[in-house]
RNA sequence: UCUUAUCAAGAGAGGUUGAGGGUCUGGCCCUAUGAAACCUCAGCAACCUGCAAGCAUUUAUUGCAAGGUGCUAAUUCCUACAAGUUUUUUCGUAAAACUUGACAGAUAAGA
Repeated sequence: UCUUAUCAAGAGAGGUUGAGGGUCUGGCCCUAUGAAACCUCAGCAACCUGCAAGCAUUUAUUGCAAGGUGCUAAUUCCUACAAGUUUUUUCGUAAAACUUGACAGAUAAGA
């Protein structure tokens, strides 16, 4: 970089350190009652491996959570691009609310 799958649920304490963080746009939010990073321990989840159930067999499916990852503020925090619906309207495709899809991103497995 490409392919496939998932993304409305779930789960935090301590230590070191000391100002940023939530990818990016616009918002909004978190943060000296301590950001990010690193370390320790704990937890969540069930993508891959493993084990068990299941099946004539292989699958599907279900369970466990030992191994490999991942994750532990807010829906991927909302949004950006396109289409559509409703309402308001000074009638300007203007404003607001909402729906769907795409893009982007994250994670896993494979190439």
Record summary: A computed fold for a 111-nucleotide RNA from Robertmurraya massiliosenegalensis, annotated as SAM riboswitch aptamer (S box leader). The organism belongs to Robertmurraya, within Bacteria. The model forms 97% of the base pairs in the Rfam consensus.